[in-house]
Context: one part of a larger RNA
This record gives sequence, structure tokens and C1' cells, in this order.
RNA sequence: UUGGGUUUAAAGGGUGCGUAGGCGGCCUGUUAAGUCAGCGGUGAAAUUCAGGGGCUCAACCUCUGCCGUGCCGUUGAUACUGGCGAGCUUGAAUGCGGAUGCCGUGGGAGGAAUGUGUGGUGUAGCGGUGAAAUGCGUAGAUAUUAGGAGGAACACCAGUGGCGAAAGGCGGCUUACUGGACUGUAACUGACGUUGAAGGUCCAAAGCGUGGGGGGAGCAAACAAGAUUAGAUACCCUGGUAGUCCCCGCCCUAAACGAUGAUUACUAGGUGUCGGGGGGUUAUGAACCUUCGGUGCCCCAGCAAACGCAAAAAGUAAUCCACCUGGGGAGUACGUUCGCAAGAAUGAAACUC
Repeated sequence: UUGGGUUUAAAGGGUGCGUAGGCGGCCUGUUAAGUCAGCGGUGAAAUUCAGGGGCUCAACCUCUGCCGUGCCGUUGAUACUGGCGAGCUUGAAUGCGGAUGCCGUGGGAGGAAUGUGUGGUGUAGCGGUGAAAUGCGUAGAUAUUAGGAGGAACACCAGUGGCGAAAGGCGGCUUACUGGACUGUAACUGACGUUGAAGGUCCAAAGCGUGGGGGGAGCAAACAAGAUUAGAUACCCUGGUAGUCCCCGCCCUAAACGAUGAUUACUAGGUGUCGGGGGGUUAUGAACCUUCGGUGCCCCAGCAAACGCAAAAAGUAAUCCACCUGGGGAGUACGUUCGCAAGAAUGAAACUC
């Protein structure tokens, strides 16, 4: 390599968009490239194989035949694949009607709470812990009350609930702009699809030679002090700076997880819930039957090493991509690309068990 695999044993790319490429619905004509058949040429000899012959036999030598997967030419076949042409509507997209939502971006106003500064009342403690101490307080704290400035986050509602092409993610209210999915219809296009190496895009948190500029309430790496302890560079406590927040530019990694790639079709049921449609009834609240899409639970067949999965498959199939091949060495070294840096991406071997 082939084969076999990828939830948990090694293995699904963090994510979508998309180029090349691969694969691709129904009907019909044509072509004959793939495909199939006939014929011809070539396919050296030796060797191998089969049958003879010669050395006393054999090895060995020799004759004839077979074989020679292949390539080329030519004549045909046309089911399938391909090329070209004409059409179709079920896949896909658009239109029209309807309804949902923490989807996104910008602006505006809001209430509770924490800390803080000011005034009033008021007096000796407060705070903290397993127990304490550091700390704060007679320069009047803690508590309580009035009104002020400020930053960050939006309790309850809240839900295996919703939204997002997808992942990261998205939650007080309102407003402007804006994307998508869903459902009904079948007006319109007529296969326009699917996957996707390369390449772009987005990407939590942390971080960025005081990255540049703002902001700073609470929290809090580092740091300081108090405890604990044999020690305590910790856990606990009191403080506290970067940071956390906003604008701009980078970084590009996560147990980026459903540890489960995308798309399509098929394969028993039962029961919730969310957004729609249809139906016959009816007290016009609903309930019932049915259907499409999402999100859960239980459980057949089947699968699975087992755990379990089970129409949202880990079942049965098809297409395409990515990845795996004993443990350590090692996601290291070297080289290369990217980055301001931190580092990221790619990614071995010796040796050893």
C1' cells in the first nucleotide's frame, strides 16, 4: 500500500463559505470515448507449462505445441457510464400569504444591588474565622436615613424552552437598520444539486517588548500582611495592581464535546414539549384526529467488546472530505510559514520497553 477502522480502545478537521476535483433526478434522440464481441497485426529468443526425443537414468540438452493478462488497427453491438442536442418537475432556488424567536449591528431611556463622597440621627465597637489576628473605628466607624456622582451586571419570568448557514455564542426595556430558518401555496426557473484538497471567513477564555486611546464599582493573577503548619512560596482571612468593561489593531487556541464530519434515502411503536398547517365536531376556552419542521425521554428489530445507540442511529445503503496504524521519546528537535511577542501551524529520528 491493500485490508480494517474513527462516541468511550489509536483516529472526525473548532467552524462555515467555496475553487479544482469526485459523485449526481426522470424521459428521448444522436454519438460510440469508456464497456462488450468478431477478425487481423504485434506481443524476440531463452525460461515456465504439456507432449515427444537424446546423453545407461536424472540434472542437463533438444523438438513441437500451449501460454503470452497487454498494446495497435479494423468491423460491429448500444443496456449502463460519458459527450452533444431536445424536453420534464419530484431535487434545488425564486415569488406570494402567514406566524415565531436571548440571531446580528447602532442609539436611547431604566430599576434593584455593591462600593464610594456629602448632610442628619446615634455611640463603642465593627469586621472576619474552625478559632483568631492583620484591617476599620472617639479625627465618631458599624447601623440607620436623605439626596449625589460613577462603573459593571441585568434577580423573578426561566423551561432536557427559544434563536444562530455553522461553531464560538446570544437573556432587563425600547427604538432604527438587518440576516436566516419554519409553514402554506404551486405562480416562476428547469438539475441550477452534493461533497470539498488548495484558499479565504468567523472563532470562548487568557494574552499582546507600559500594544494605542478611554474607563475603573465589584471581583481579582502578581504582590503585601495575618493565620495554619515541622515547613506553608498553598488551602482560610485582610488588603491589592494588571486584567475583567468600551473603541481600534493583533493573537487563533480549548474536555472548541454529542469526546459522534457533511448530504441523501429507507427501517416497529409509545410519550412530552416548541413553531406552523389541515379536518370533522363543539359550550367557541379547549380537547380529539392528522401533517411538516425543531427539541427531549422510553423502547423493538438491527448493530455493538461491552457500556449502550435505536427515524436527532452508533441500524440498512450511497457519495465526498478529514483522520488512525503499539507505549515512551514527543506534539519534542530541525527546517519552513505566520505572529510585535507569547507562541501557533506543519512535524521526525536515534534510543528504549
This is a predicted structure of a 353-nucleotide part of an RNA (small-subunit ribosomal RNA, central domain) from an uncultured bacterium. The coordinates come from a structure-prediction model, not an experiment, and the mean pLDDT is 80.